The RNA shown here (small-subunit ribosomal RNA) has 1412 nucleotides and comes from an uncultured bacterium.
Rfam family: Bacterial small subunit ribosomal RNA. Rfam links the family to the GO terms structural constituent of ribosome and ribosome.
The sequence is in RNAcentral, with records from ENA and SILVA.

RNA sequence: AGAGUUUGAUCCUGGCUCAGGAUGAACGCUAGCGACAGGCUUAACACAUGCAAGUCGAGGGGCAGCGGGGGAGAAAGCUUGCUUUCUCCUGCCGGCGACCGGCGCACGGGUGAGUAACACGUAUGCAACCUGGCCGUCACAGGUGGAUAACCGGAAGAAAUUCCGACUAAUACAGCAUAACACUCUUGAGGGACAUCUUUCGGGAGUCAAAGGAGGCGACUCCGGUGACGGAUGGGCAUGCGGCGCAUUAGGUAGUUGGUAGGGUAACGGCCUACCAAGCCGACGAUGCGUAGGGGUUCUGAGAGGAAGGUCCCCCACAUUGGAACUGAGACACGGUCCAAACUCCUACGGGAGGCAGCAGUGAGGAAUAUUGGUCAAUGGCCGGAAGGCUGAACCAGCCAAGUCGCGUGAGGGAAUAAGGCCCUAUGGGUCGUAAACCUCUUUUAUCAGGGAGCAAAGGCGUCCACGUGUGGACGAGAGGAGAGUACCUGAAGAAAAAGCAUCGGCUAACUCCGUGCCAGCAGCCGCGGUAAUACGGAGGAUGCGAGCGUUAUCCGGAUUUAUUGGGUUUAAAGGGUGCGUAGGCGGAGUGUCAAGUCAGCGGUAAAAUUUCGGGGCUCAACCCCGUCGUGCCGUUGAAACUGACACCCUUGAGUGAGUGAGAAGUAAGCGGAAUGCGUGGUGUAGCGGUGAAAUGCAUAGAUAUCACGCAGAACGCCGAUUGGGAAGGCAGCUUACCGGCGCUCAACUGACGCUGAGGGCACGAAAGUGCGGGUAUCGAACAGGAUUAGAUACCCUGGUAGUCCGCACAGUAAAACGAUGAAUGCUAGAUGUCCGGGGCGAAUGAGCUUUGGGUGUCACAGCGAAAGCGUUAAGCAUUCCACCUGGGGAGUACGCCGGCAACGGUGAAACUCAAAGGAAUUGACGGGGGCCCGCACAAGCGGAGGAACAUGUGGUUUAAUUCGAUGAUACGCGAGGAACCUUACCCGGGCUCAAACGCCUCAGGAAUCAUUUGUGAAAGCAGAUGAGUCUUCGGACCUGAGGCGAGGUGGUGCAUGGUUGUCGUCAGCUCGUGUCGUGAGAUGUUGGGUUAAGUCCCGCAACGAGCGCAACCCCCAUCGUUAGUAGCCAGCAGGUAGAGCCGGGCACUCUAUGGAGACUGCCGGGGAUAACCCGGAGGAAGGUGGGGAUGACGUCAAAUCAUCAUGCCCCUUAUGUUCGGGGCUACACACGUGUUACAAUGGCGUAAACAAAGGGAAGCGAGAGGGCGAUGUUAAGCAAAUCCCAGAAACAACGUCCCAGUUGGGAUUGUAUUCUGCAACCCGGUCACAGGAAGCGGGAAUCGCUAGUAAUCGCGGAUCAGCAUGCCGCGGUGAAUACGUUCCCGGGUCUUGUACACACCGCCCGUCAAG
Repeated sequence: AGAGUUUGAUCCUGGCUCAGGAUGAACGCUAGCGACAGGCUUAACACAUGCAAGUCGAGGGGCAGCGGGGGAGAAAGCUUGCUUUCUCCUGCCGGCGACCGGCGCACGGGUGAGUAACACGUAUGCAACCUGGCCGUCACAGGUGGAUAACCGGAAGAAAUUCCGACUAAUACAGCAUAACACUCUUGAGGGACAUCUUUCGGGAGUCAAAGGAGGCGACUCCGGUGACGGAUGGGCAUGCGGCGCAUUAGGUAGUUGGUAGGGUAACGGCCUACCAAGCCGACGAUGCGUAGGGGUUCUGAGAGGAAGGUCCCCCACAUUGGAACUGAGACACGGUCCAAACUCCUACGGGAGGCAGCAGUGAGGAAUAUUGGUCAAUGGCCGGAAGGCUGAACCAGCCAAGUCGCGUGAGGGAAUAAGGCCCUAUGGGUCGUAAACCUCUUUUAUCAGGGAGCAAAGGCGUCCACGUGUGGACGAGAGGAGAGUACCUGAAGAAAAAGCAUCGGCUAACUCCGUGCCAGCAGCCGCGGUAAUACGGAGGAUGCGAGCGUUAUCCGGAUUUAUUGGGUUUAAAGGGUGCGUAGGCGGAGUGUCAAGUCAGCGGUAAAAUUUCGGGGCUCAACCCCGUCGUGCCGUUGAAACUGACACCCUUGAGUGAGUGAGAAGUAAGCGGAAUGCGUGGUGUAGCGGUGAAAUGCAUAGAUAUCACGCAGAACGCCGAUUGGGAAGGCAGCUUACCGGCGCUCAACUGACGCUGAGGGCACGAAAGUGCGGGUAUCGAACAGGAUUAGAUACCCUGGUAGUCCGCACAGUAAAACGAUGAAUGCUAGAUGUCCGGGGCGAAUGAGCUUUGGGUGUCACAGCGAAAGCGUUAAGCAUUCCACCUGGGGAGUACGCCGGCAACGGUGAAACUCAAAGGAAUUGACGGGGGCCCGCACAAGCGGAGGAACAUGUGGUUUAAUUCGAUGAUACGCGAGGAACCUUACCCGGGCUCAAACGCCUCAGGAAUCAUUUGUGAAAGCAGAUGAGUCUUCGGACCUGAGGCGAGGUGGUGCAUGGUUGUCGUCAGCUCGUGUCGUGAGAUGUUGGGUUAAGUCCCGCAACGAGCGCAACCCCCAUCGUUAGUAGCCAGCAGGUAGAGCCGGGCACUCUAUGGAGACUGCCGGGGAUAACCCGGAGGAAGGUGGGGAUGACGUCAAAUCAUCAUGCCCCUUAUGUUCGGGGCUACACACGUGUUACAAUGGCGUAAACAAAGGGAAGCGAGAGGGCGAUGUUAAGCAAAUCCCAGAAACAACGUCCCAGUUGGGAUUGUAUUCUGCAACCCGGUCACAGGAAGCGGGAAUCGCUAGUAAUCGCGGAUCAGCAUGCCGCGGUGAAUACGUUCCCGGGUCUUGUACACACCGCCCGUCAAG
């Protein structure tokens, strides 16, 4: 000192939460010792029992009990007069229960109920007071009297207790005498004071006292008694100031406020009474209600503050509750009295007793708080002459980690870094860990043994000294300790007896494994947990603190989050709707005086303890002791700048005056034209009106339209504008009257007269609304009808009532009464419009320039601001005053009060709930926002699919199984480029378990292997049999069997992954470095002007460069050379055939193959900016990327794939592995996708007959021949291929036929008979021939492809493959139509705009209803 949390990210506002300290604490786990402090916060609840206030015999009468003395008697022992014991008498002595009397009991101790008060704190005052005991001074004590308790006798009662009679004493009580410096009255003189008075010195009159006791031979001494004065101490009273909440408590008060007289008191006083007056308190908060003992201090805080008031100290109040007085110096009395009440107890029922908020203790309450202990040894208190007695005050001990402080639980060495646990990349390593074991050493504390304090000074006793013989002092002896045999010291033994708690996702120090699987649970906030959880539970390890550690509760801090120090109000919460103005606050220049505020010096006080600082004592520390500082209040002496008060003066603030100006400022009256509606009349005829389209409505009874005249009400076009004036609301036709405010100029007058302005007042205040009375043309809530719609209580249309208008009165608010910006004053660069004035120049009817004021706009510097923005009209810099804010919701709600006719308005909470709500800006995404652009996107065309049949895939259904995956675009002739068995993963059944394959080790046997074969079986397999047959270095290689270790899994998770792929999209984008801008997220660059297929290029520019993409480089095709020339070709020469490059020969051509050339906007013209580029042209095989392919940026879709493969984790292991036979993947009411064939004449069929390219071929292609109608069979040449074969291209063209039909179109389905492949065509293949011949006659809504060698159409080949293609991949043949254009649909790019979206519009979110 800060941190977490709102967002995709950012800055800000703002709340919530955390880290710190503290406690009279409680709870959980744990616990060795000591010192010091602490311990009912709750029921001021109720209390059993014991103790907590007595003492004095030196005041008194006495003698119940105890001891002693004396006397008498009796008994026993016996020494015969002694001892012992017992009884009786005796107050004689020590003493003493009860009693009279004195002092004390008003202290000490407890508690905090009440109390918001002179109760407390602080400072003053009492000239308005008291004070026992104590101290000092003065004086006095003479004499007398009458009672009463105890005791005795009697009586009542259960008891408590009471009564009657008789006797007696005092330091008890009462007279008398004496007495003043005392008190009362009166009087003379002087002083003091604000004063009702007071004081000094005198005179006179009156009034009031007393007690004795002890010691001594005595003198006398001591303790007492009485009066007065003074002191000290303790109290009483009064006053200023200070310290709680609520205004949703605003008025309170009749002894109330004051006076006079009296009473009362220690004393003042309405304290009380009588009379008189009508005051007194209150927004500076009275009264009421709630809460509360106050202070010193304590905790926290940098401080200012905030919170608290336990222990200790001071004060107050109280003593079961309420009231009252008595006694006394002092009480209205905790352990006194009386009365009343509640409660408890005793009772013989008639009556009585009691008060723990004293110390212990009990019950109850509660989360919770101790012993029915010891001692008066010390300190203190009461009594006493003293000894001494009493003292739950006090001092000690006991219990409790309940706090603070201190100590310990060992120290050094010690590595096979053991075992074991845990973790990992696991033959090994890491960690617990020098930790342990082991060696050496020490012994605090605890234990045992021994010694052993200080706290103790006195008093009393003895001796001596001084003097006033009893005080004071000195000396001496002995006694005196609860705690305690404690502290402390010494010794002994022995590492011996002594460590836990919480945490480990971030905040916040500390990480892994296992278990669990949105379950169990955690959590202070954010949040973890849905199969790989550092957040749950356990373990290992680590971190923090440590005899404690955590949790809970509460307070302060952090929180500048109530802001005095030290905040804000345009948009985050927050400026009142506006003005006038009261109280209050604040206030211009000069001079002088005062000294209230202010400042300084000095003094008093601020108790002690506490705190700070400096010392000292307990071994240290906590603790204790000593010294010291001090904000405040009061007094006193000064200063005079500032504020204030008073006096004088000034003109610049403010106001007045004179001149002048502009204006929709206001009120009232009159007038005007246009429009609208209505009325009357004319013309005129079929519709009008209205809408996106309609309908309701109006209209042949004459509408709408049009002309003329008339009536009514309301509003004022153009001018008209960032125009004007007004405090705001608001103000607009013209004229008149009345009236308010403002600007400018002059500087004549006044002389601070000013500003602001409440929770006091007055006034104004849109629209809607209310009351009464008018008016009503238009418009028009409600309402009605028509539409729209799923509905439409709406938007649209036709009507239409209140209202809209006027007068009077209320209401008193706004939704955005807004500039979301209170008023006033001063200061702080400018630029440029406009409105109203003044001056100057110019000018000569009038523009312009310049300057100076006032208003109203725009831009901008400094500055401010979170930013947007504001910026002399501030949101800048300052001053004054007012208003308002303190997280969101609940809520501007409820209750109360006030106002209102009502509607409603003003004031204005809480419970509960959330961790956010919010502001500005950023990047995206989105918009039934905008601009620009592109794409077979639309349009223009051609051809399809959707209808039929079939093929194929999918869904669904079915099934023992119909294996699995793919599912909008981007699944569905997809994985599969080919399921009869195999494949195969599925189902049923039969087998195997080191296993179908592979590696290693051990053991046994045998070559391996090949051939034949038996039984069983569906096969696999199981159980056998026969024969043939090796190498060797003798280890073995190799095989079989047995055992072991590794296996195997198309089981799960594509949401754990790699790799691969689809899609946006071959769209033109996606980024980086440096710089710059911004607080920042980010921006710039990449935007802009052009251009392009293109972020392609050019230009511009706070950007300059670069990368991945685009393009190019690569391949194929199109043109031409070079080189080469067989298996290709044949022009010329030559041979030759029925024919033929067939042969010689040649490489010219075609072709094949290789390596090159060519195209680059290069040239010309035009446009454009002299650019890029575009348009046209030339040349050229090809022209503006020539056509096609390969090539796919950053990324998106948790897209697809664990079943190609690889792979983490999980799961199965005589099975989820493996093998065999059979079945299934081919099912079939149905739905969808993709195709094939068609529906025909641009056609079908038949006959004869042309022209390709690209491929394939050895378990192959297979010519030819001959068989078969044919599929094909038989035989067989050639060819591992520019040679041979597949291989016949087909459409087309020619001729013929069919004649518009379900046909000579179409061929499904079926039947019969074949053929091919293959162990095997039943489920379930292909082909051929014949026969018969289904639907279908061009396809609804909606939809697909294609821009040129393309669509369409025609055939050919290949992969897979034993066989099986309408699919897929290729090849060539024939070969079109159309594109005006970018409004619209879809997709995309870019710029901009809005946003409450960011899982990003398939978003977010509101209301109602239902359920929980």